[in-house]
RNA sequence: AGGGCAAAGCGCCGGCGACGGCGCGACGCAAAGCCUCCGGUCCCGGGCUCGAGUUCCGGGAUAGCGGGGUUGCCAAA
Numbered sequence: 001a002g003g004g005c006a007a008a009g010c011g012c013c014g015g016c017g018a019c020g021g022c023g024c025g026a027c028g029c030a031a032a033g034c035c036u037c038c039g040g041u042c043c044c045g046g047g048c049u050c051g052a053g054u055u056c057c058g059g060g061a062u063a064g065c066g067g068g069g070u071u072g073c074c075a076a077a
Stems, first nucleotide, its partner, number of pairs: 004029002009024006027064001033070003037067003040062008
């Protein structure tokens, strides 16, 4: 340089919920492409408990919370 993605918010839809999809919209991002293996955070259910908290177990969400894996544009302008 050519471009790419798309936060918050709003509208519609799905979900108990976290949250997700589509449209508008850009806070930002050199992987803000993809993958839940590890940790964190969030949601749902259960256990312990007089109850709550702590804590334990299971399921789910977040890849734009980190780590990790994997693929990848340009090439000093």